Description:
Predicted 3D model of a 1518-nucleotide RNA (small-subunit ribosomal RNA) from a metagenome.

[in-house]
RNA sequence: AGAGUUUGAUCCUGGCUCAGAAUGAACGCUUGUGGCGUGCCUAACACAUGCAAGUCGAACGAGAAAUUUUGGAGCUUGCUCCGAGAAAGUAAAGUGGCGCACGGGUGAGUAAUACAUGGAUAAUCUGCCUUUGAAUUGGGGACAACAUCGCGAAAGCGGUGCUAAUACCGAAUGAUAUUUAUAAGACUUCGGUCUUGUAAAUCAAAGAUGGCCUCUGCUUGCAUGCUAUCGUUUAAAGAUGAGUCCAUGCACCAUUAGCUUGUUGGUAGGGUAAUGGCCUACCAAGGCUACGAUGGUUAGCUGAUCUGAGAGGAUGAUCAGCCACACUGGAACUGAGACACGGUCCAGACUCCUACGGGAGGCAGCAGUGAGGAAUUUUGCGCAAUGGGGGAAACCCUGACGCAGCGACGUCACGUGAAUGAUGAAGGCUUUCGGGUCGUAAAGUUCUGUCGGUUGGGAAGAAAGAAUAUUGGUUAAUAGCCAAUAUUUUUGACGGUACCGAUGAAGGAAGCACCGGCUAACUCCGUGCCAGCAGCCGCGGUAAUACGGGGGGUGCAAGCGUUAUUCGGAAUUAUUGGGCGUAAAGAGUAUGUAGGCGGUUUUGUAAGUCAGAUGUGAAAGCCCGAGGCUCAACCUCGGAAGUGCAUUUGAAACUACAUAACUUGAGUAUGGGAGAGGAAGUGGAAUUCCAGGUGUAGCGGUGGAAUGCAUAGAUAUCUGGAGGAACACCAGUAGCGUAGGCGACUUCCUGGACCAAUACUGACGCUGAGAUACGAAGGCGUGGGGAGCAAACAGGAUUAGAUACCCUGGUAGUCCACGCAGUAAACGUUGAACACUAUGUGUGGCGAGCUUUAUGCUCGCUGUGCAGAAGCUAACGCAUUGAGUGUUCCGCCUGGGGAGUACGGUCGCAAGACUAAAACUCAAAGGAAUUGACGGGGGCCUGCACAAGCGGUGGAGCAUGUGGUUUAAUUCGAUGCAACGCGAAGAACCUUACCUAGGUUUGACAUCUCGGGAAUCAUUUCGAAAGUUAUGAGUGCCCUUAGGGGAACCCGAUGACAGGUGCUGCAUGGCUGUCGUCAGCUCGUGUCGUGAGAUGUUGGGUUAAGUCCCGCAACGAGCGCAACCCCUGUCUUUAGUUACCAUCAUUUAGUUGGGGACUCUAAAGAUACUGCCUUGGUUAACGAGGAGGAAGGUGGGGAUGACGUCAAGUCCUCAUGGCCCUUAUACCUAGGGCUACACACGUGCUACAAUGGACGGUACAAAGGGUCGCAACCUCGCGAGAGUUAGCUAAUCCCACAAAGCCGUUCUCAGUCCGAAUUGGAGUCUGCAACUCGACUCCAUGAAGUUGGAAUCGCUAGUAAUCCCGUAUCAGCAUGACGGGGUGAAUACGUUCCCAGGCCUUGUACACACCGCCCGUCACACCACGAGAGUUAAUUGUACCAGAAGUUGUUGAGCUAACCUUCGGGAGGCGGACACCUAAGGUAUGGUUAGUAAUUGGGGUGAAGUCGUAACAAGGUA
Repeated sequence: AGAGUUUGAUCCUGGCUCAGAAUGAACGCUUGUGGCGUGCCUAACACAUGCAAGUCGAACGAGAAAUUUUGGAGCUUGCUCCGAGAAAGUAAAGUGGCGCACGGGUGAGUAAUACAUGGAUAAUCUGCCUUUGAAUUGGGGACAACAUCGCGAAAGCGGUGCUAAUACCGAAUGAUAUUUAUAAGACUUCGGUCUUGUAAAUCAAAGAUGGCCUCUGCUUGCAUGCUAUCGUUUAAAGAUGAGUCCAUGCACCAUUAGCUUGUUGGUAGGGUAAUGGCCUACCAAGGCUACGAUGGUUAGCUGAUCUGAGAGGAUGAUCAGCCACACUGGAACUGAGACACGGUCCAGACUCCUACGGGAGGCAGCAGUGAGGAAUUUUGCGCAAUGGGGGAAACCCUGACGCAGCGACGUCACGUGAAUGAUGAAGGCUUUCGGGUCGUAAAGUUCUGUCGGUUGGGAAGAAAGAAUAUUGGUUAAUAGCCAAUAUUUUUGACGGUACCGAUGAAGGAAGCACCGGCUAACUCCGUGCCAGCAGCCGCGGUAAUACGGGGGGUGCAAGCGUUAUUCGGAAUUAUUGGGCGUAAAGAGUAUGUAGGCGGUUUUGUAAGUCAGAUGUGAAAGCCCGAGGCUCAACCUCGGAAGUGCAUUUGAAACUACAUAACUUGAGUAUGGGAGAGGAAGUGGAAUUCCAGGUGUAGCGGUGGAAUGCAUAGAUAUCUGGAGGAACACCAGUAGCGUAGGCGACUUCCUGGACCAAUACUGACGCUGAGAUACGAAGGCGUGGGGAGCAAACAGGAUUAGAUACCCUGGUAGUCCACGCAGUAAACGUUGAACACUAUGUGUGGCGAGCUUUAUGCUCGCUGUGCAGAAGCUAACGCAUUGAGUGUUCCGCCUGGGGAGUACGGUCGCAAGACUAAAACUCAAAGGAAUUGACGGGGGCCUGCACAAGCGGUGGAGCAUGUGGUUUAAUUCGAUGCAACGCGAAGAACCUUACCUAGGUUUGACAUCUCGGGAAUCAUUUCGAAAGUUAUGAGUGCCCUUAGGGGAACCCGAUGACAGGUGCUGCAUGGCUGUCGUCAGCUCGUGUCGUGAGAUGUUGGGUUAAGUCCCGCAACGAGCGCAACCCCUGUCUUUAGUUACCAUCAUUUAGUUGGGGACUCUAAAGAUACUGCCUUGGUUAACGAGGAGGAAGGUGGGGAUGACGUCAAGUCCUCAUGGCCCUUAUACCUAGGGCUACACACGUGCUACAAUGGACGGUACAAAGGGUCGCAACCUCGCGAGAGUUAGCUAAUCCCACAAAGCCGUUCUCAGUCCGAAUUGGAGUCUGCAACUCGACUCCAUGAAGUUGGAAUCGCUAGUAAUCCCGUAUCAGCAUGACGGGGUGAAUACGUUCCCAGGCCUUGUACACACCGCCCGUCACACCACGAGAGUUAAUUGUACCAGAAGUUGUUGAGCUAACCUUCGGGAGGCGGACACCUAAGGUAUGGUUAGUAAUUGGGGUGAAGUCGUAACAAGGUA
């Protein structure tokens, strides 16, 4: 410090997720040791048991017992009883003092009577403690304990009687106390406060202990004496602690906007330690609030802790400060202090005891229990230390505390060994079978000894205290007491712990998570969208580095992972440090309140600001530096810091305030012109309607129609009239207005802007939360008006449907007046104002200057457009009219959906508007640009693509292929173009893969091992054959050591293996089809762009062509195009046999001589290149025409197929991974099937006839094939063919007569002398074999069919059409396929349209790319939410009832020790009663919140449901 994730890719916006640190944690797996910390976050739920607050005899009275010593008695001789002493002035209890308000726990309540920081107290108190004074005189009356009587189950209580005190009560004295009066001074906020005096009134006390005899009294010693110490009283001061007040800070909600009657203030009084409505009476009517009152929700606050670079954010365990609470609620008492955790009273809930009458209790103290919960410890030891209470002290108490125990809960430290060791062991895993890896790892060898075990030693933590001695102080004193010093002695829970030594031994001590990317780490097996994983993206559908296991590896390590939570990353709430044209985001516009901000100069002040000083900012913590535990954690010491607050001193630039001015911001006055600015009146054209005239059959409407109107006279046309609305042309990125908006003409009314020149005011300004006004269309209300248009509605069309688009009608509405409403894509999707920052050009308004006076030029201000620099921007783009650079103010945004929705509130007549969430759900949603693809977008171009033609298919019969059906099987594949006369260049058996049946199992075929035999041939049993049984013949080749061995072949046996047309073409190679023989597809360098990418390759021409030329930030290059190759067309040369024959001879015949001219054959060459001319074109490429030429503009054909697309086709040509079968999915055999047949489709053949059929005669090819062959001639047969046999291994012989054509004859338009299917009969050929199931021949038979619906195919010249010929396959079988030649046309204006393609451009929400994407209803399942008759609970307000305990007040009769008394009584007190206040409780009625509910509403989610097709392209109606 970043990374992953939206896309085909890119940049941006934006969310989600991850890597880090942390925790009082929990869970899973695992676990050796120690140190230091830490441990109910949930039920402030309920608690058994024990302990947690006592102490003082030196305040006081009283006062046991056990036990023991001793004396006595009884006797049961070791027991009982009695007395005395010790125990003992002890225990326990009581009066009294101090403490119990500390310490410890918890966080329920509390958003302020809290807390933090800083102040104030001149408005206060403060026990114990410290310092300094003074005093401590003299009396009185009780009550406990105790005794006794009584009640009660108990708890406890009552009566009578006795008694002490440092308990209680008077009196005396008393001031720097309090009050009153008064004098002076100081300060002052003018209210008062303080200081120093004077006078008067009022208010105290308690003694205890030790010592001593100096004084006093008795005089021995002891005290009422003295002294010391402690205590008591009083006063002043301090310290400490506390109370109260003030300022500032301190959570969320405005879907909480108004709250308040003791409320706000005053006066008087009361009350308090003290101010104060704290309380009461009276008076006034105030007080708080948008700088957030009131209400609601949540919450103890802080030092600090976690995180972060910081600013911040989150938290408030342990430790420390403060607050609050103590079963729930209320109340007071005591006290220095409480409204009191281990006190009291009352009420309530709960628990326990009970004799049923009544009582007891409060762990949020320490342990512990139950419950709750994911979850949190021992009913331990000790007061040895530290601290606290009491005491003079010793001591006692102390679950505070110190320790130990439990828990890997955290953190720190240590260990589980070290060195050496290659046969790279065994074994595991893997493998390309060679190896690799675990791995120096192990074993082995040599060492070391931490921790743990055993054993021995063994601390510090201890200071005090006590005793003795010395010195000093007090004192009359050498007592006593106090202080210091020295010596002696005593005290340790932890704990025989830390630590040290010895012993022994590598021995007892490693796991967890992860390994697709982020993110370090890879392979095998299993599984097969299953099981499962997953933080995000996403893995898994038969080769999973992502699931599960193994091996290996990576990371951390006594831990490792997961979960939860916080901060970070997140600049993702942006002060530091974001944005708002299009991504979320500028309010529809203006006016203007509060607020914020504000021009130039002078002087002053000092609030902000800046600098210095002082105080504070507790300790701990963090940081720095030292030190102590072996280190570290931890602990100790010192420093720094604590950015804050307060006080104070200074500065005066800036802000602020005050003051005095200024004119440039702003405004006013004067003069002009411009304008659809507003408002009111007036007008003509047109539509419609009405009346009349003319006139006749249609009009209207559409893509085409129909509805509609019209013979009752429409439309058309003319005249007149009515009425309403809108204002053609002008008209313009022209004008005006804040925006909405404004368009005929006129003007009486009216607003604003602009220009020019001077004068005046003197900052009067900008923005603007709330607020107010205006605000299109549509809508609502009332009343008018209503021509045209026109939601709804009706009808007609269209359509599968058509609640639409189109048409005919048509009502609200549109118009006016007055109200309401208040929203729009109210858009420049751009808030307002000001300043600055290149230009060029157009246009509206006004003005100035110049001249050549024009339709001129130049300039200024103000509007409004375009282009464009810098700059900005994600890009697009903006660019003096900013989206640039700055300032000020306002509004708004924070992922998509849910949702601008629900609920609540405000407004509205309603419709609805404004304000405005959450649950839930997704990992995206989005912006700009790029490359493609697509478009019922555009432009250019091409193609038998259309058009123009010729001939077909689709109808018939047949052939053939396919689908379907059938079947035991009808083997399999191919399936839009690009499957369907396709694989198959040829299924009777074979082929053959299918079916049935019979057989075989190392196999029909290959290699290896063993045994036997040559091979082979003949005969034979059974059988359909395969196969099987038996018999006989037979002995080869090579080497030889002569025994034998070897090669090939046959038979038998064993297992390795063979075999598979079994599966997967979506695991593959190879091959092929297709776009398409279309002209395209790319690269290097450079340049442009943030980038994907672009450029080049686009543009202007041209071409069949990315062919070429020109231009150009491109320059070059590659694969394609073309050419090179083959055939064909012309010529030349060479060569002439089997080909040829002009001339010569010859023949029936190129038959034979001969010839080398011609044809032809087959080899080498030539030829054509826009080369030449004219012309167009850019002096180009190239085009058009012409000449010459056999051929002219690639001459005609073929081969040749770029990058790629279709997971196209093929595992059944072949090859091949994986899987599957192995007495079968392999192999052999016979028969059957692939040939079936209601049907549908494709491709063909033959026809329907006269351009023809039949018959007769007659002419002319090319290219092929042939020895397991082609076969002549001859004979026979009507014929297929048969017989026989020349020739030919082929330019020689044969197949082999070419046919259409030509010349004649006949038929004469008909189901025919057309057509030939079908069927019967008879044959031929091939072949083991033609039944299923071949071809052909003859005779007979003579279907359908008379030119073919919608639709559709081929073809542009030697082409279509038509006519024959040949070949491959093949025993036989051709209408198919592949070739050959003969005859031989028509048409093309042209590119609008259909189809396909190329280039450019445009739109896009597509990228699996339009066979795309995608919307809504309905149906089903699940989820959360809203409404809902109600219902339940909590909380709170108001009114009323009732009212415990208690304080205060009042009070006649009751009771009454201290004081007073005139002795009668009084004062005071107690009890009772009453009054006010008041908790729980009750009644009534509201508010708020939460739960729940029949039903209901929309929303979300969910591989393959239904209906349509709304959006994205002009998305087919933008």

Model confidence (mean pLDDT): 83 of 100.